[in-house]
RNA sequence: AGAGUUUGAUCCUGGCUCAGGAUGAACGUUGGCGGCGUGCUUAACACAUGCAAGUCGAACGGAGAUGUACGCUGAAGAAGCUUCGGCAGAUUCAUGUGCAUCUUAGUGGCGGACGGGUGAGUAACGCGUGGGUAACCUGCCCUGUACAGGGGGAUAACACUUAGAAAUAGGUGCUAAAACCGCAUAAGCGCACAGUACCGCAUGGUACAGUGUGAAAAACUCCGGUGGUACAGGAUGGACCCGCGUCUGAUUAGCUGGUUGGAGGGGUAACGGCCCACCAAGGCGACGAUCAGUAGCCGGCCUGAGAGGGUGAACGGCCACAUUGGGACUGAGACACGGCCCAAACUCCUACGGGAGGCAGCAGUGGGGAAUAUUGCACAAUGGGGGAAACCCUGAUGCAGCGACGCCGCGUGAGUGAAGAAGUAUUUCGGUAUGUAAAGCUCUAUCAGCAGGGAAGAUAAUGACGGUACCUGACUAAGAAGCCCCGGCUAACUACGUGCCAGCAGCCGCGGUAAUACGUAGGGGGCAAGCGUUAUCCGGAUUUAUUGGGUGUAAAGGGUGCGUAGACGGGUAAGCAAGUUAGUUGUGAAAUCCCUCGGCUUAACUGAGGAACUGCAACUAAAACUACAUAUCUUGAGUGCGGGAGAGGAAAGUGGAAUUCCUAGUGUAGCGGUGAAAUGCGUAGAUAUUAGGAGGAACACCAGUGGCGAAGGCGACUUUCUGGACCGUAACUGACGUUGAGGCACGAAAGUGUGGGGAGCAAACAGGAUUAGAUACCCUGGUAGUCCACACUGUAAACGAUGGAUACUAGGUGUAGGUGUUAUUAAGACAUCUGUGCCGUCGCAAACGCAGUAAGUAUCCCACCUGGGGAGUACGACCGCAAGGUUGAAACUCAAAGGAAUUGACGGGGGCCCGCACAAGCAGUGGAGUAUGUGGUUUAAUUCGAAGCAACGCGAAGAACCUUACCAGGGCUUGACAUAUAGAGGAAUAUAUAAGAGAUUAUAUAGCUCUUCGGAGUCUCUAUACAGGUGGUGCAUGGUUGUCGUCAGCUCGUGUCGUGAGAUGUUGGGUUAAGUCCCGCAACGAGCGCAACCCCUGUUUCUAGUUGCCAGCGAGUAAUGUCGGGAACUCUAGAAAGACUGCCGGUGAUAAAUCGGAGGAAGGUGGGGACGACGUCAAAUCAUCAUGCCCUUUAUGUCCUGGGCUACACACGUACUACAAUGGCUAUAACAGAGAGAAACGAAGCAGUGAUGUGGAGUAAAACUCAAAAAGUAGUCUCAGUUCGGAUUGAAGGCUGAAAUUCGCCUUCAUGAAGCCGGAAUUGCUAGUAAUGGCAGGUCAGCAUACUGCCGUGAAUACGUUCCCGGGCCUUGUACUCACCGCCCGU
Repeated sequence: AGAGUUUGAUCCUGGCUCAGGAUGAACGUUGGCGGCGUGCUUAACACAUGCAAGUCGAACGGAGAUGUACGCUGAAGAAGCUUCGGCAGAUUCAUGUGCAUCUUAGUGGCGGACGGGUGAGUAACGCGUGGGUAACCUGCCCUGUACAGGGGGAUAACACUUAGAAAUAGGUGCUAAAACCGCAUAAGCGCACAGUACCGCAUGGUACAGUGUGAAAAACUCCGGUGGUACAGGAUGGACCCGCGUCUGAUUAGCUGGUUGGAGGGGUAACGGCCCACCAAGGCGACGAUCAGUAGCCGGCCUGAGAGGGUGAACGGCCACAUUGGGACUGAGACACGGCCCAAACUCCUACGGGAGGCAGCAGUGGGGAAUAUUGCACAAUGGGGGAAACCCUGAUGCAGCGACGCCGCGUGAGUGAAGAAGUAUUUCGGUAUGUAAAGCUCUAUCAGCAGGGAAGAUAAUGACGGUACCUGACUAAGAAGCCCCGGCUAACUACGUGCCAGCAGCCGCGGUAAUACGUAGGGGGCAAGCGUUAUCCGGAUUUAUUGGGUGUAAAGGGUGCGUAGACGGGUAAGCAAGUUAGUUGUGAAAUCCCUCGGCUUAACUGAGGAACUGCAACUAAAACUACAUAUCUUGAGUGCGGGAGAGGAAAGUGGAAUUCCUAGUGUAGCGGUGAAAUGCGUAGAUAUUAGGAGGAACACCAGUGGCGAAGGCGACUUUCUGGACCGUAACUGACGUUGAGGCACGAAAGUGUGGGGAGCAAACAGGAUUAGAUACCCUGGUAGUCCACACUGUAAACGAUGGAUACUAGGUGUAGGUGUUAUUAAGACAUCUGUGCCGUCGCAAACGCAGUAAGUAUCCCACCUGGGGAGUACGACCGCAAGGUUGAAACUCAAAGGAAUUGACGGGGGCCCGCACAAGCAGUGGAGUAUGUGGUUUAAUUCGAAGCAACGCGAAGAACCUUACCAGGGCUUGACAUAUAGAGGAAUAUAUAAGAGAUUAUAUAGCUCUUCGGAGUCUCUAUACAGGUGGUGCAUGGUUGUCGUCAGCUCGUGUCGUGAGAUGUUGGGUUAAGUCCCGCAACGAGCGCAACCCCUGUUUCUAGUUGCCAGCGAGUAAUGUCGGGAACUCUAGAAAGACUGCCGGUGAUAAAUCGGAGGAAGGUGGGGACGACGUCAAAUCAUCAUGCCCUUUAUGUCCUGGGCUACACACGUACUACAAUGGCUAUAACAGAGAGAAACGAAGCAGUGAUGUGGAGUAAAACUCAAAAAGUAGUCUCAGUUCGGAUUGAAGGCUGAAAUUCGCCUUCAUGAAGCCGGAAUUGCUAGUAAUGGCAGGUCAGCAUACUGCCGUGAAUACGUUCCCGGGCCUUGUACUCACCGCCCGU
């Protein structure tokens, strides 16, 4: 820092999406350690249990415990003594008193208003920031001053007792105090009254002095002090007031009665309508009141370059709240989380009468939820409360526990190690990858585990944490890696499976049989104790634009003016200091951020210092600019005066042309209307025509991108009234200006109301046409309406799709109005102001384009826009008589919608041109019969493919078997065919016989080669790899082919133009068959095509002369180049020549070229062929062949027999034969070319009516054969279903072939169908062509009406390019680009 996505491609506009960061997170999956943080965001939902606020006996009276001393009494009674009766009495217990120590229910003091929790409420002086209090309070603490004299009466505890289930309440009696109450005292204080001085922003304050009046105290002591009272000051904490800031909605516009103010009173610590009585009628609001919704605020936190945007967890400050609502008490402080009272809901106890409770304290429970922890330890530290203190209390706090929830750190090993192991994946099978990775070898020990030592935190003691941190030792590579992704964005690719299925997806999109996008695997990439997903926020997004956007056509200028508030505003001078600028001061808490240094091994974390906190306030200064106030000026603006122009507006009047109607005349059969018609009018007299009249509406020519008006708009003429602009002048005013939210006014057409008017036109409606239909377009009629007056409506593509104003910024050329100068009157020229057009430079713009009438450069003001659809719709409000108008959403849905330009394609757009494209002709097809192909049907099978042109006598240059791929049946399974290995064998093969439909099987006979003797070759069998497939996919492919089209096109390099796609070149003027050539030109060149080079043919020459030829010479025959010979001719086949617009003339531009001519065998490409540019049709072919993948493997392979491909109601294509006299039949001694031939062509001769048979000469061919060419010519027939036509059928034969039934061809005889020239429609052909006639070849055993070639005879017509079809070039429109067989709309 950007990227993807609209298009065939491009630029732009514009939305959507992604990459980043963040989180009190959650979910999925995985999980080694430690440190520091952090953890109910939801139900301010309900809570069991425990704890969270007590302390002081040095305030007090009691009560209790222990110890001790003593007294008395009582009991028990050791050692000892003993007369055994007892003595003595240690000791113990009980009791009393004193003392000491300890405990504490109550009175009393202090605390409980802090600390801790939560964010419900609150849009507020609640919070933030800065001020004010001369309008205030402040316990404990500090300083100072002064003081403490002397009395009194009670009360809890306690005892007894009453009521009650309890909680608790009551009664009687006793008692203490630092509890309570008077009295005394008053430095000082409060209050009242009246002064002086000084000060302040007002009320007022301070100091001093005076009079009157009022209020205090508690003791204890170790004699040091502690505590008490009053006052003053300080400190701390609080209270109130004010300036500024603090979310959204106008589809919430008016709100307010203690409301706003006054003077008085009450109340308070204090000001105040805070409260009250009275008086006045105010107060707030477009600078957004009121209402509604949402919300604790801030320091900060997240993001961002910043400005901003979002947020308010943890930490810190403030506020509010404590089940809900209300209230006060106590107190220095509360209207009080763990106090009180009342009400409400809920829960619990109950003896039913009544009571108890409040986790938004710490743990914990239920519930809600995607979701959030232990009913832990300790007061050791820090702090808090009480106390003189010891000490007590402290779920504050310090710690520990749980959770990868976050941040940070560490580890899961390091070195070496190629046989590149095995395995796995893939493979073109060679290899490649995993991969130095592993193993192996050598090391190390951070963490964890084991053992030993062991802190700081604590200034004497005291350590929850904790035997923790940390240190040391031994020990084993052991215990420690996953998650996501791999089509593009976005780093990272292969295989298999799946087959628009399953699925993926943030956007574009992927998946329909070869998926780098689904699933799995291998590999790879990223991050890492995490990784992904989801949610939310900022960013990217300059996509709300202050920084930093726009509005002609993409979304967007209000229909127009006048004008209010507001905003902005000319020159000069001197002021002021609000804005502005500078300096100083205060404040901006701490933490956070940043910088520097330090402490934990490092980091996170944390300590110290600095900087910063861009803000606010106060003071001082400056005076340029803005504001304010003063004076003045004239150029902005306005007025006056003098002119001319104009469809500017309103009213009244007048005019002619035309339509229609009425009356009368003339006149007769039609008129009218249309693409063509019909409805309609007309013999009751239309239309036409003449005359007269009526009525309404509109004003031809002039007329012009001319004029006027703010816009809408305004068009005959005259008059009256009236608005504005312009020019000239410079007398007057002196900034009076610009814009303009709301507001007011105007505002086409249609429409509405009332009343007129109504000729023409004409929604609705009726009829006639058109049409598949035609509620339309066309025609005939026709009502509202159109016109007038008054009132409403208030919208238009109300457009220049361009708001208004001012200034500046090259030119050129029209036009309208005016003025000046010049000129000679004119015409004109020059200059200037105002309006209205065109072209164009700079500049602008996405481009188109705009360009002094800006869409340029600037300033000011207003309006409007923020993806498409939903929708200018719904609801609400306002306006309207109604129709409707104005304002104006959301849910949902899409990834686009759109602008300009580009290349093509297309158009029942235009221009130019070509083609048997039409036209002009000739012959056909379509009708008949037959052949053949196809469809359909049938079938066991009728194998498969080809499908508009460009499938259909096509693959097939020839299906009886074979072919053959199809069907039925019968067989085989390493196979009919190939290669390799291993093993076994000696055959293979041929003949014969038997079975069988055959394949095949069985038997019999015959039966290997070479050799260095090792073996090798060949064959058979067995086994394994594999063979095989006319099975699928021509939409996986190669190759080949068709087609547009032998059409003239298709491109490239460099340059130039364009932001770019692209353009130019290749367009233009001519010309050509041609992008052929010439000229011109920001193009210059080049390539593939065109043409030429190649082949055949047409002319000539030369060479050569057999198998071809025979003129001359000779010989010979019945006849024939038959023979000698010849090389002239024909011919054969080689080499050359020839034609190039070369020559002449016209036209043309002096060109290219074209027209005519000459010569020439041939003339403008001489004729024909081969040759097919870039590309299009996912065109055809997997069945010619090759080939990826898939499928099959005792079968989809292979062998065999038979059948089928030949079916047959029918439809189509292509051909043949005909319908006849341009003909049929018969006869006949005319004349070709090109070919073929050895398993072949096959002569003569003979036989047969004939097909053919026999025969076997000759020929591997200029030699022999096929081979007869046929149309032709002559005769006959005479218009008939015929002497036309030959289908069909019968009989008899021939040929090929194992085989002719399904299913061949030919011959003879007989039979003799349809058909008399073919509907709509449609094909070919422009000259040796069409038409017509025959011949040959390939395929082939046989089979040709087909195909491929060959020659003979041999026409007609073309005015021309309007139309049909196809094509080429230029241009234009386009919402098409899969490209009109498109796109798309309605139902």
Predicted 3D model of a 1387-nucleotide RNA (small-subunit ribosomal RNA) from an uncultured bacterium.